[in-house]
Context: one part of a larger RNA
Molecule: small-subunit ribosomal RNA, central domain
Organism: uncultured bacterium
RNA sequence: UUGGGCGUAAAGGGUGCGUAGGCGGUCCUACAAGUCAGAGGUGAAAGGCUACGGCUCAACCGUAGUAAGUCUUUGAAACUGUAGGACUUGAGUGCAGGAGAGGAGAGUGGAAUUCCCAGUGUAGCGGUGAAAUGCGUAGAUAUUGGGAGGAACACCAGUUGCCGAAGGCGACUCACUGGACUGUAACUGACGCUGAGGCACGAAAGCGUGGGGAGCGAACAGGAUUAGAUAACCUGGUAGUCCACGCUGUAAAACGAUGAAUGCUAGGUGUCGGCUCUUAAAGGGUCGGUGCCGAAGUUAACACAUUAAGCAUUCCACCUGGGGAGUACGUACGCAAGUAUGAAACUC
Repeated sequence: UUGGGCGUAAAGGGUGCGUAGGCGGUCCUACAAGUCAGAGGUGAAAGGCUACGGCUCAACCGUAGUAAGUCUUUGAAACUGUAGGACUUGAGUGCAGGAGAGGAGAGUGGAAUUCCCAGUGUAGCGGUGAAAUGCGUAGAUAUUGGGAGGAACACCAGUUGCCGAAGGCGACUCACUGGACUGUAACUGACGCUGAGGCACGAAAGCGUGGGGAGCGAACAGGAUUAGAUAACCUGGUAGUCCACGCUGUAAAACGAUGAAUGCUAGGUGUCGGCUCUUAAAGGGUCGGUGCCGAAGUUAACACAUUAAGCAUUCCACCUGGGGAGUACGUACGCAAGUAUGAAACUC
């Protein structure tokens, strides 16, 4: 490379937008580049292949025929392509709706923890398996009133629920804003799918500058435990967690361990958002999501099963025994931490 694969054995890129490229709906006409057919030239000899023959066979040798390719020419027009024309089912726009923790900004709220002040009140509190460190007669804990500040938003339909491309998103109000869905069928008329590079987003931790700091809490200190205890447990506690701006660009399980798009292939039962029919309650139909159970089929099995891991098509990423190793070297990016790309010797 071919082939075979990629839920769990090696293997789906963290996610989207999109460039080149690849692939592409229905009908008509033309051309003839691809394609197909005929004829001719070339395709040296040897060699190869086929048939027959000669050395007793064979190796070996002889005779005849012959291939792919390429060029010229004549034709065909189904398919691909190119050009022109038309269409509406794919795609998009319009109009009318309802749903939603989608995003970013500003403001507001109550419960709780902590701290401060004041009142009541007195000897303990706290913590554990048991203790001790710690706090407390300079009046703690408890309780009442007042105040400060930061962070997170109980209950709810709380969830197999909703929304978002993924990461993610949960108090309330205001203004800004993205997307999806349904109905309609007015408009455009293939405008589509995928997407190497590229660009953007991307949990937590971490980094830079400036704020903030209630609770929690790496590091650190002390108390315990223990043979030891650089831990688990306890008392404290700094970075951090929070905000603004910038960086990092990874996840370990960025997971559905399942790339995107389109079409087709039994059903049953929940739930969410629309529309619709009816006897207007129950119920039925339909479109879009989200669960469970199952037929055919698939699968090594587990299981998957109209939300496929079934049957097909298109495009991209990736895999090719374990270790060495996501290491070395080089390059690029980064303030750094490091990240991306990514071997070999050797060994089993």